[in-house]
């Protein structure tokens, strides 16, 4: 600290995912210890049951137990005790401590300040009191009611209960002064007035009083009034802070304020009554959702987000809801009283209850303990103590729920065991790992020791103060002693015996660390994003192996980071998301130059506060660590005081540069309004005048003979203003265009007079705003949605056309929208220049409207810094800064819905969500395509010659039969293709019939023995199987080898799959002319440049230029052959001269010539002429056999096409091994209603048929070619000269020439078809061969749409050789010569190709991409008659409890009384208020729902083709 994922690649922009940490955690696997922590995050749901706040006998009375004393009529009575016990009656505590988070957006909570508006039990200091007196009521006793819970009457009684009376001040109230303060005050002094106190207990003790040492006494020591004061506690109040939402914009009636009055500690509208009508609110009132706040936790460099478990502070609440009582203190968690759900009990009358205390229970939930132990310690209530209570607390106990620490052993041990993976079989991994040997002793385990925490309080002893009348006492204070521990015999230590008992988990495609095998076969399953799996899967499963952490490791949910993806730190808005359509302007923000004053802000220094815990730095304690303790320092932040005065605020003053007025020009489609003016359409009237007109890619529809169209005169209407007219001008935007005239806004120069910051920007408002639409009215010539009609078309609700209606025009009035684009908000000031237009003004110079220099304003274009992802921008900024506004945050869903405003509507503004994807984008690059452009090639079209397509046959393929028709080949580039030979055989396919070490290769062990081979026999279709007969080898070291059978092993075999696992080998594009590399430049980068231009070629062939020089691979060329000449060679070839020969190069002979074979030469634009850039080169010419690559092969670039081919061969993997392998025999590959490829013979006279003549090239031939000769009509025989062949043979070349017939006819054309008769090969021609001859004689009379070759020695047409081959289905393949054309004007057009450039939403690349609608599935959503339900509130009704208010005729101990009463209280009634209930109308806010609307997603369904290439109408 980034990484991964849009693309063929790149940059950018963006989303989305990943590594980090963290969690009160949950779930999977797995689990040894221990210690510190932490454990209902959901049901604030319901709770069994047991604990949690009682205590005081030194307030008080009886009751009882017990001891102990007196008594006793022996029943018992009384009395003492700091004695025990349980209730009462009093006190004090139960407002702490202990839960919860439900409500609360609020002075709750944080902090900082005020109270001059307040309280305060218990504890401390101060100061002074405690006299004297009544009257009662529980207990208890009597009676009564009830099931119970409790409850009434009656009588008895004490008290620190309870109520008068005296006492009284510094208490309260009123005046009246002093001093002081910061407003109401504070602190003092006089005067009056007023109300109001109290309690005692236990202990000693007799100084003093009385005197029974009991007490009124005295004294300790608790207690108790009243008053002041403090410390702590609370209470109120105000500044600031800290959730979301404007689809909550207005809220308010006790509301705001006052005056009174009540209330409370206290202020106050807290309440109430009158009066006033104000408060509050975009600096977000009111509403709605959420939520207790805060220290702090968690993450983050940091700012900042997110959180509010445990600990601490502080608020709420305690079953919901109200309400008061007592009280210092509550509106009370285990306290009362209503009201409601709920539960229990119940005798049905009525009655109890309230675990959000600690355990525990059900439930709920993915989930969360134990119905422990102790009151030893802290600490709390009580009590004089002792002590009691204490589920506060301290402890144990369950969870790996967290953190921190330990272990499971350590050393030595093989080039390295078994086992198990893997292999190229050699080995490699596990792995020193283990065995073995050696050693140690940490936890757990047994044995034995054994803490710390404990110090207090009491007691006991001493000593010591002070009280005090006391040497009683008690009580303080110090020392020594005793005395207290749940945990716990725990920690710790010692000691035994022991490698003994202790390792899982998640990962290994790429982020991201770690790869083999085997399994599976888009299955089955993985996945956090990208993605894996459709037969070789490092992605699934399993397995060895690694890689990671380790008593854990993994998965999920969550949160911060990453993410500068809401950007304060720290982000953008021409073209990714983002500038309001334009202006005017309130509020708001932001502001020129100087001087003074102020200090609000800013800076400095002091002072408070900022709890402790935590965090952070030091140091201590537990063996370390977690954990814990001490000290620091540090808390951004608020309050307060003194100082600074630069800047910004305020403020007073003064300036002129902003900005305003004025004054003189100045240009213009600025704007309203009236008025006019031509030309053009079109329509009506007349005149000429005929037969079409019109419109189209072609046409129709349409208009015309009732006269159009042309054409000429008249006349009507509206609506728009040709030329000028611009790249031009205004205007803020929309926008403005004939000409004239009125009103009118605005700009711009000049001039430098006057105002004196008066700017600038704008949330909200508020006005203009294009075209369409809307409302009334008017208007209508042209055009023209819709609509009608006629083409096009598969359809054509289009495009094209021929008519048309709203509408385009006025006027008023709505709309308010846009590609309202410069897809660029505005001010403002800097920051090079060039160079056109337009508006003014200076200057120069000039007759001059020409021309040159400057200046200010507008409007282009080109550029320089700099800016951008690029494209681009670039004084008109997209640069550099400043200030203001709007505005974006991933794609879709959606500018959709709700809701709100607005509108007459149409519809605009504002404007989610659920779900869905992993991306959508922006620019720019290479290709590819385009019904895009430009150059340019090719028998690519055209020109032309012949053919297919029809027929009949051959032949190959589809089909389609078959037992089997074996396989493969598939558009061009599969179909006379593998086949250059399918009757067996080839055969790989069928059917039978055998055979299993195997027909074929190697090696092993055992055994025989020759095997073969040659004859023959039997059985068999055969393969075989059995037999007879014949031969019966070499070597040797004598064991035995070669060698061959038998039996066995190991292996062979397999044309079975997989050409999508491969090598090689072939098509194709395409013989096209192209495809690349080095270094340099260029550009963030893909990638450009070279290779692009101009010119040339067949050609990236050359030449010139040029940020590129260069160079591969291809192009030429070099090789073959073929044309011309030489040189050589001279047979079996040849034959000009000579000779010989009847003839024939037949023989002598020659070395010329043909020819053969070898070797050279020849052509290179060389050479002249013209074009051309002075070039490359074209164009003609000349010469020459042969000309600009002579013809022709060979020879195919980086690639394409998962092209073919596992069946040529090879080969990986994978199946089969008495069978998928081998043998046979017979069959099939040769079927046969059809279709198609490719041929072949025709269809006839340029011909057929006879008969006669002539003329090649290349080739083959000894299991062979075969000549003359004889036979036969012929195939074809017999025969064999002759040739391993320039010698002999195949081997008559046909076309053609001559002559002759044939006469347009299905024929003397065609020959299929089919008999019959022969021939030939072969073991064997039935299925299934070629030949021959007789006979036979079909279709077919030039071939619809279509489609092919070929550009010269070519087509065309004629014959000949040959490879396979016994023979042939060959008419095919592959050569070979004879005869031997036509036409190319020319590139629009189809096909196929180069370059170059333009536009792409394409890039498995247009056979692309891709819309929409219908149909199906599935998921959310809106709308909806309704229907259930939640929440706040309104009005009314009815009203408990209850304070208060009235009343109290009824009742009442305490005071007064004159004894009747009274004073004064209280039941009871009454009324204000009131909570739950009740009724209405509503209003949110979800649930659901016939129906319906539209969205989202989901390999291969329908219809067409909208969009991208001019996407075929931009």
């Nucleotide at each position: 600290a980034g990484a991964g994922u849009u693309u063929g690649a790149u940059c950018c922009u963006g989303g989305c995912u990943c590594a980090g940490g963290a969690c009160g955690a949950a779930c999977g696997c797995u689990g040894g210890c221990g210690g510190c922590g932490u454990g209902c995050u959901u049901a604030a749901c319901a709770c069994a049951u047991g604990c949690a706040a009682g205590u005081c006998g030194a307030a008080c009375g009886a009751g009882u137990c017990c001891a102990c004393c007196c008594u006793u009529u022996c029943g018992g009575g009384g009395g003492u005790g700091a004695g025990g016990c349980g209730a009462g009656u009093g006190g004090c505590g139960g407002a702490c401590g202990g839960g919860u988070g439900a409500g609360u957006a609020a002075c709750a909570c944080g902090u900082g300040a005020g109270c001059g508006a307040c309280c305060u039990g218990u504890c401390c200091c101060c100061g002074u009191g405690c006299g004297g007196g009544g009257g009662a009521c529980a207990a208890c006793c009597c009676g009564g009611g009830g099931a119970a819970a409790c409850c009434c009457g009656g009588g008895c009684u004490a008290a620190u209960a309870c109520c008068g009376c005296a006492u009284g001040g510094g208490c309260g109230g009123u005046u009246c002064u002093g001093u002081u303060g910061c407003a109401u005050g504070a602190c003092g002094g006089g005067a009056c007035c007023g109300g109001g106190a109290a309690a005692g207990a236990u202990g000693g003790c007799c100084u003093c009083u009385u005197u029974a040492c009991a007490a009124u006494g005295c004294u300790a020591u608790c207690g108790u009034g009243c008053g002041g004061g403090g410390a702590g506690g609370g209470g109120c109040u105000c500044g600031c802070g800290g959730g979301c939402u404007a689809u909550c914009a207005g809220c308010u009636a006790g509301u705001u304020g006052g005056u009174g009055a009540g209330g409370u500690a206290a202020c106050g509208g807290c309440u109430c009554a009158c009066c006033a009508a104000g408060g509050c609110g975009a600096c977000g009132a009111c509403g709605g959702c959420u939520a207790g706040g805060g220290g702090g936790u968690c993450u983050g460099a940091g700012a900042g987000g997110a959180c509010g478990a445990c600990c601490c502070c502080u608020c709420a609440c305690a079953u919901u809801g109200g309400g008061a009582c007592u009280g210092a203190g509550a509106c009370a968690c285990g306290g009362c009283c209503c009201a409601g759900a709920c539960u229990c009990c119940u005798a049905c009358g009525g009655g109890a209850g309230g675990c959000a205390g600690c355990a525990g229970u059900g439930g709920g939930g993915a989930a969360u303990u134990u119905u422990g132990g102790g009151c030893a310690a802290u600490g709390g209530c009580c009590g004089c103590a002792a002590g009691g209570c204490u589920g506060a607390c301290c402890c144990a106990g369950c969870g790996a729920c967290g953190c921190c620490g330990c272990g499971u052993g350590c050393g030595g041990g093989a080039g390295g065991a078994c086992g198990c993976c893997u292999u190229u079989c050699g080995g490699g991994g596990u792995g020193u790992a283990a065995a073995c040997c050696g050693c140690u002793g940490u936890c757990a385990g047994g044995g034995g020791g054994g803490a710390c925490g404990a110090a207090c309080c009491g007691c006991c002893g001493c000593a010591g103060g002070a009280c005090g009348a006391a040497c009683a006492g008690g009580u303080c204070u110090g020392c020594g002693g005793u005395c207290u521990g749940a945990c716990g015999g725990u920690a710790c230590c010692c000691u035994c015996a022991a490698a003994g008992g202790a390792a899982g988990c998640g990962c290994c495609g790429g982020c991201u660390a770690a790869c083999u095998c085997c399994g599976u076969g888009c299955c089955a399953g993985c996945a956090g994003c990208c993605g894996c799996g459709g037969u070789a899967a490092g992605a699934c499963g399993g397995a060895g192996g690694g890689c990671g952490c380790g008593a854990g490791c993994g998965u999920u949910g969550u949160u911060c980071g990453g993410a500068a993806u809401c950007a304060c730190u720290g982000g953008g808005c021409g073209u990714a998301a983002a500038g309001c359509g334009c202006g005017c302007g309130c509020a708001g923000g932001c502001g020129g130059a100087u001087g003074g004053g102020u200090a609000a802000g800013u800076c400095g220094g002091g002072g408070g506060u900022g709890a402790a815990a935590g965090a952070c730095c030091g140091g201590g304690g537990c063996u370390c660590a977690a954990c814990u303790c001490c000290g620091g320092g540090g808390c951004g932040g608020c309050c307060u005081c003194c100082g600074a005065g630069a800047c910004u605020g305020c403020u007073c003053g003064u300036c002129u540069g902003g900005g305003g007025a004025c004054c003189g020009g100045u240009a213009g489609g600025g704007g309203c309004a009236g008025g006019u003016g031509g030309a053009a359409u079109u329509c009506c009237c007349g005149g000429u005048g005929u037969a079409g007109c019109g419109g189209u890619g072609g046409a129709a529809u349409g208009c015309g003979u009732a006269g159009a169209g042309a054409u000429c005169g008249g006349g009507a209407a509206g609506a728009a203003c040709a030329c000028c007219g611009g790249u031009g001008g205004c205007g803020a935007a929309g926008g403005c265009g004939g000409c004239c005239u009125g009103c009118u806004g605005g700009g711009c120069c000049g001039g430098g007079u006057c105002c004196g910051a008066c700017g600038c920007u704008g949330a909200g408002g508020c006005g203009c705003g294009a075209a369409a639409g809307c409302g009334u009215g008017g208007g209508g010539a042209g055009c023209a949605a819709a609509c009608a009609g006629g083409a096009u078309u598969a359809g054509a609700u289009a495009c094209c056309c021929u008519g048309g209606u709203a509408g385009u025009c006025c006027a008023c009035g709505c709309c308010g929208u846009a590609a309202a684009c410069g897809a660029u908000g505005g001010g403002c000031a800097c920051u090079a220049g060039g160079u056109g237009c337009u508006g003014g003004g200076g200057g120069g110079a000039g007759c001059g409207a020409c021309c040159c220099c400057u200046u200010c304003g507008g409007u282009g274009c080109c550029g320089u810094a700099g800016c951008u992802a690029a494209c681009g921008c670039g004084u008109u900024a997209a640069g550099u800064g400043c200030c203001c506004c709007g505005c974006c945050u991933g794609g879709g869903g959606a500018g959709u819905a709700c809701g709100g405003c607005c509108g007459c509507a149409a519809g605009g503004c504002u404007g989610a969500a659920a779900c869905u994807c992993a991306a959508a984008g922006g620019a720019a690059u290479u290709g590819a395509c385009g019904g895009g452009g430009g150059c340019c090639c090719g028998c690519a079209c055209a020109a032309g010659c012949g053919g297919u397509g029809g027929a009949g046959c051959a032949u190959g393929u589809g089909g389609u039969u078959u037992a089997a028709u074996u396989c493969g080949a598939a558009g061009c580039a599969a179909c006379g293709c593998g086949a250059a030979g399918a009757a067996c055989c080839u055969u790989a396919c069928c059917u039978g019939g055998g055979u299993u070490u195997g027909a074929c290769a190697u090696g092993c062990u055992g055994g025989u023995g020759a095997a073969a081979c040659c004859c023959u026999c039997a059985u068999g279709a055969a393969a075989g199987u059995g037999g007879g007969g014949g031969c019966c080898u070499c070597c040797u070291u004598c064991g035995g080898g070669a060698c061959a059978c038998c039996a066995g092993c190991a292996c062979a075999g397999g044309u079975g799959c997989u050409g999508c696992a491969u090598g090689g080998c072939u098509g194709u594009c395409g013989u096209c002319a192209g495809c690349u590399c080095g270094u340099g430049u260029c550009g963030u980068g893909a990638g450009a440049u070279g290779u692009u231009g101009g010119g040339u070629u067949a050609a990236g062939u050359c030449c010139c230029g040029c940020a590129a020089c260069g160079a591969g691979c291809g192009c030429a060329a070099c090789c073959c052959u073929u044309g011309c000449c030489c040189c050589g060679u001279g047979u079996u070839g040849c034959u000009a001269a000579c000779g010989g020969g009847c003839a024939a190069g037949c023989c002598g002979a020659g070395g010329a010539c043909u020819c053969u074979c070898g070797g050279g030469g020849g052509a290179c634009u060389g050479c002249c002429g013209g074009c051309g850039u002075c070039a490359a080169g074209c164009c003609g010419g000349a010469g020459g056999a042969a000309g600009g690559u002579g013809g022709g092969g060979a020879c195919g670039a980086c690639g394409u096409c998962a092209a073919g081919u596992c069946a040529u061969c090879a080969u990986g993997g994978c199946c089969c091994u008495u069978a998928c392998g081998c043998c046979c025999a017979g069959g099939g590959c040769u079927a046969c209603a059809c279709a198609c490829g490719u041929g072949c013979u025709a269809c006839a006279a340029u011909g057929g048929c006879c008969g006669g003549g002539a003329c090649a090239g290349a080739g083959g031939g000894c299991u062979g070619c075969a000549a003359g000769a004889c036979c036969g009509c012929a195939a074809g025989g017999u025969g064999g000269a002759g040739c391993g062949a320039a010698u002999c043979c195949c081997a008559c070349a046909a076309a053609c020439c001559c002559g002759g017939u044939c006469c347009a006819a299905g024929u003397u054309c065609g020959g299929a078809u089919u008999g019959c008769a022969g021939g030939c090969u072969g073991c064997a021609a039935c299925u299934c061969g070629c030949c021959u001859g007789c006979a036979u004689g079909a279709a077919g009379c030039c071939g619809g749409a279509a489609u092919c070759g070929c550009u010269a020695g070519u087509a065309a047409u004629c014959g000949c050789g040959g490879a396979u081959c016994a023979g042939c289905c060959a008419c095919g393949c592959c050569g070979c010569g004879g005869u031997g054309a036509a036409u190319a004007c020319g590139u629009u057009c189809c096909c196929g190709g180069g370059c170059c450039u333009u536009g792409u939403a394409c890039a498995c690349a247009c056979c692309g991409c891709c819309c929409g609608u219908c149909a199906c599935g599935c998921c959310a959503u809106g709308g909806a008659a309704g229907u259930c339900g939640g929440g706040a509130g309104c009005g009314c009704c009815c009203g408990a409890a209850g304070u208060c208010c009235g009343u109290g005729u009824c009742c009442c101990a305490a005071c007064c009384u004159u004894c009747g009463g009274g004073a004064g209280g209280g039941a009871g009634c009454g009324g204000c208020c009131g909570a739950a209930g009740g009724c209405g109308a509503g209003c949110u806010c979800g649930g659901u729902a016939a129906c319906u609307g539209g969205g989202g997603c989901g390999a291969a369904g329908u219809c067409g083709u909208a969009a991208c290439a001019a996407g075929g109408u931009a």

A computed fold for a 1514-nucleotide RNA from an uncultured bacterium, annotated as small-subunit ribosomal RNA. Rfam family: Bacterial small subunit ribosomal RNA. The RNAcentral record of the sequence draws on Greengenes. The coordinates come from a structure-prediction model, not an experiment, and the mean pLDDT is 86.